Predicted 3D model of a 111-nucleotide RNA (SAM riboswitch aptamer (S box leader)) from Sporomusaceae bacterium UBA7701. Rfam family: SAM riboswitch aptamer (S box leader). About the family: The SAM riboswitch is found upstream of a number of genes which code for proteins involved in methionine or cysteine biosynthesis in Gram-positive bacteria. The source organism's lineage runs through Bacteria, Bacillati, Negativicutes, Selenomonadales and Sporomusaceae. Its mean pLDDT, the model's own confidence on a scale to 100, is 81.

RNA sequence: CUUUCAUCAAGAGUUGGCUGAGGGACUGGCCCAAUGAAGCCACGGCAACCAUCGCUUAUUAAACGGCGAAACGGUGCCAAUUCCAACAGGAGCAAUCCUGGCAGAUGAAGC
Numbered sequence: 001c002u003u004u005c006a007u008c009a010a011g012a013g014u015u016g017g018c019u020g021a022g023g024g025a026c027u028g029g030c031c032c033a034a035u036g037a038a039g040c041c042a043c044g045g046c047a048a049c050c051a052u053c054g055c056u057u058a059u060u061a062a063a064c065g066g067c068g069a070a071a072c073g074g075u076g077c078c079a080a081u082u083c084c085a086a087c088a089g090g091a092g093c094a095a096u097c098c099u100g101g102c103a104g105a106u107g108a109a110g111c
Base pairs, nucleotide, nucleotide: 002110003109004108005107006106007105008104013043015042016041017040018039022032023031024030027085028084029083044078045077046076049074050073052069053068054067055066056065082103087100088099089098090097091096
């Protein structure tokens, strides 16, 4: 960089230091921000994808898969549903709502 699979309505920082104007992917909207954005460091926390352990599969012995436990390890995350919409369809007088898709994020695997 690209491909596949899974998940994305829950949860968790008004912390301290450095710094100083942006940030929420893109576009539109709407928000956050000098009562300090983003970033870096420290500490804290959430979650349970991988890894670990137990049961099962279930047997001669294993594996894939399923269920559960725990939270030392590898990632990830800690405003707002992925903040909302965007494309297609549906419901509604309307405001608005619903479903699917695209895109994106994260993990695991592959080239």